The RNA shown here (TPP riboswitch aptamer (THI element)) has 90 nucleotides and comes from a Chlamydiota bacterium. The prediction has a mean pLDDT of 78.
[in-house]
RNA sequence: UUUUUUCACCAGGGGUGCAUUUUUGCUGAGAGAUACCCUCACAACCUGAUAUAGAUAAUACUAUCGUAGGGAGAGUGAAUAAAGAUCAGC
Numbered sequence: 001u002u003u004u005u006u007c008a009c010c011a012g013g014g015g016u017g018c019a020u021u022u023u024u025g026c027u028g029a030g031a032g033a034u035a036c037c038c039u040c041a042c043a044a045c046c047u048g049a050u051a052u053a054g055a056u057a058a059u060a061c062u063a064u065c066g067u068a069g070g071g072a073g074a075g076u077g078a079a080u081a082a083a084g085a086u087c088a089g090c
Base pairs, nucleotide, nucleotide: 001083002082003081005079006078007077008076009075010073011039012038013037014036016033017026018025019024045070046069047068051064052063053062054061
């Protein structure tokens, strides 16, 4: 000096389904939360999609689609690890 990972702060983006005895149940980080996730990205999310296949009480529940197209910071600070360059010492 560059890169990876983690944390904090600020700014920004995103989703909120299915069933039901209306009490609750299922999946999930999150199903409207002072929360959760994501920010250049094969990783949030949207389009394709009233998609296709397999399950389920039912549903983006699972997989394909998907190295697809789009999509909001190469932000600041701290810590850790690796690599390169330079200088000093031996």